Context: one part of a larger RNA
RNA sequence: UCCUCGUUAAGGAACUCGGCAAAAAAGCAAGCGUACGUUCGCAAUAAGCUUUGCCGCCAAAAUUUUUGCGUAAGCAAAAACUUAGGCGGCCGCAGUGAAAGUAUCCCUGGCGACUGUUUACCAAAAACACAGGUCCCUGCGAACCCGUAAGGGGAAGUAUAGGGGCUGAUGCCUGUCCGAUGCCAGAAGGUUAAGGAUGCCGGUUAGUUAUUCAUCUUUGAUGAAUAGUGAAGCUGAGCGUCUCAAGCCCUGGUCAAUGACAGCAAUAACUAUAAUUGUUCUAAGGUAGCGCAGUUCCUUGUCAGGUAAGUUCUGACGUGCAUGAAAGGUAUAACGACCGGGGAACUGUCUCAACGAGGAGCCCG
Numbered sequence: 001u002c003c004u005c006g007u008u009a010a011g012g013a014a015c016u017c018g019g020c021a022a023a024a025a026a027g028c029a030a031g032c033g034u035a036c037g038u039u040c041g042c043a044a045u046a047a048g049c050u051u052u053g054c055c056g057c058c059a060a061a062a063u064u065u066u067u068g069c070g071u072a073a074g075c076a077a078a079a080a081c082u083u084a085g086g087c088g089g090c091c092g093c094a095g096u097g098a099a100a101g102u103a104u105c106c107c108u109g110g111c112g113a114c115u116g117u118u119u120a121c122c123a124a125a126a127a128c129a130c131a132g133g134u135c136c137c138u139g140c141g142a143a144c145c146c147g148u149a150a151g152g153g154g155a156a157g158u159a160u161a162g163g164g165g166c167u168g169a170u171g172c173c174u175g176u177c178c179g180a181u182g183c184c185a186g187a188a189g190g191u192u193a194a195g196g197a198u199g200c201c202g203g204u205u206a207g208u209u210a211u212u213c214a215u216c217u218u219u220g221a222u223g224a225a226u227a228g229u230g231a232a233g234c235u236g237a238g239c240g241u242c243u244c245a246a247g248c249c250c251u252g253g254u255c256a257a258u259g260a261c262a263g264c265a266a267u268a269a270c271u272a273u274a275a276u277u278g279u280u281c282u283a284a285g286g287u288a289g290c291g292c293a294g295u296u297c298c299u300u301g302u303c304a305g306g307u308a309a310g311u312u313c314u315g316a317c318g319u320g321c322a323u324g325a326a327a328g329g330u331a332u333a334a335c336g337a338c339c340g341g342g343g344a345a346c347u348g349u350c351u352c353a354a355c356g357a358g359g360a361g362c363c364c365g
Stems, first nucleotide, its partner, number of pairs: 001360008010351002014349001019346001029051004037042001039169001053090006063080007091095001104344007111336002116128002132167007144153003170331004175261003180258002182254005189249003195243006201236004207229010262280005289323001290320001301317005
C1' cells in the first nucleotide's frame, strides 16, 4: 500500500452523474388505527400509536365429567383443566432481552395495463409476449407450411375453425384524402408472346441462255470455265398479313392497405389580435385530443410552485424547427430488481480522516 471486516467526536448527502455503497427503521405476535385515488377487487401489513419478562391471586365463555328434572330436545347445579381478561407485586439501561431468519417509508411524474419472456458469457428494459380489437385469406383433397416427389403437418380439426398482417387490458375515441402505389372487381376498346394459317425476300441448284477455250465423229456434237436467268426441295440471329391468352393501358371500389393531410395578402371605434374576406395551388389541406414532450433547434422559452439559491422536477401557456388519432390518440386504479423529481429516517458517501482485527504484499529462514 491492497483485500475482507469492526468502531468513531461534532455535523448529517455538504459526497456524487445519481444516497452508488453502507447505515438505520420495522421485525410476518396482540390490540387500536389507516388517507388520496379506484376498474369497488384494491390501495393496505398504507401511514401511525400502544403492549410484550417473571411471581402471586381472581377468573367469564368453551371443553370434559358427575348429579337432579324431563320421553326427548334441553334446563339447573357441582367439579376438573386451560386460556382470554382483571388486580397486586418484583428486577434490569433494556422483557419478540440471545441466535437464526426477516418489508425502510412517504409525496409526485414518465413509460409499459397486469403475471410472464429476452441478448447462456458486458444490455432484464419503455424491448418481446399477452388477454382484447381490427383487417385479409381459407368450403375441405381448405388456405398455409415442409418435401424434387410420394407423403406429412394443418387435423383424426371444418368458418364460434385454421392461417397471415397490424394494434395491444380497460374507459372515451379513432377525423379528411382513392390523385400516386398496392390489392379487389370489371369488361367495350387499344396494345400484346409462343403457336397456327398465309404471302414475300435472300442463299443453295436440276435445268436453260450467251461468251470463251479444248477435243473430235467438224453446215455440228461433247466437255470445261465465266456471266446471266432459274422449277421443286432444303435453308435463314430473314421480313410481312390474318388469328391468338393473361398482363398492361382502361372503368370502378378499397386507407385498422402503402401513404398524404398547403401558401400569400387584407380586415374590428387606442393598441394588439383576427371570428371575417380575397387570391393561388391541391386527391384532400391535420379534426378531437395532447403539447418546450423520452418529440422544441432557437432554449436554462415565458409564467407559477418547490429551494436561501433549481440547465433537473411539477403545473400552466402554445409561436408544434419537426405532435396527432390501431407505425393508434388521450386518460387510467393495480402492478414494476424500469426511468425522473422532492421529503422523512439513517448513516465514514462526505467535511477529514483516525484506530482496531484478520489476510496479502515486503524482509529473514
Predicted 3D model of a 365-nucleotide part of an RNA (large-subunit ribosomal RNA, domain IV) from a Minisyncoccota bacterium. The full RNA is in RNAcentral, with records from ENA.